[in-house]
RNA sequence: GCCUCCGUAGCUCAGCUGGCAGAGCGUCCGCCUUGUAAGCGGCAGGUCGCCGGUUCGAAUCCGGCCGGAGGCUC
Repeated sequence: GCCUCCGUAGCUCAGCUGGCAGAGCGUCCGCCUUGUAAGCGGCAGGUCGCCGGUUCGAAUCCGGCCGGAGGCUC
């Protein structure tokens, strides 16, 4: 330099067949308990890596860039 994959909640990831942004764990609150843990219930938490394009509508499609992983070549 080229190719492939990945980037979504604090963490691990799903959603990528264009149409409400989600799960588990964690934090916080409550119930339970003499108390703690476990268990049960609930809330909050997101510029979907960045910029642009297409579209009535983009996490999803297209282009560029940034970061990470792997491979090829010299």

Predicted 3D model of a 74-nucleotide RNA (transfer RNA) from Actinoallomurus spadix. Rfam family: tRNA. The family's RNA type in Rfam is transfer RNA. Rfam describes the family as follows. Transfer RNA (tRNA) molecules are approximately 80 nucleotides in length. The coordinates come from a structure-prediction model, not an experiment, and the mean pLDDT is 81. NCBI's taxonomy places the organism under Bacteria, Bacillati, Streptosporangiales, Thermomonosporaceae, Actinoallomurus. The sequence is in RNAcentral, with records from ENA.